[in-house]
RNA sequence: AGCGUAGCAAAGUGGUCAAUGCGUCGCACUUGUAAUGCGAAGGUCAGGGGUUCGAGCCCCCUCGCUG
Repeated sequence: AGCGUAGCAAAGUGGUCAAUGCGUCGCACUUGUAAUGCGAAGGUCAGGGGUUCGAGCCCCCUCGCUG
């Protein structure tokens, strides 16, 4: 100095209920598996404090990772 968002990857530059892909689970299809289609679950947005009507996003401190 940069980064920390779901099991993994990753978007979200102040305003719906935080995307998407992979993975997982269920159903369909199949002799069976894979593939494919449909559906579902899964998030203290590293922790705490502050600013604001409103914070993943801005400010401060702490922790961790990378250089």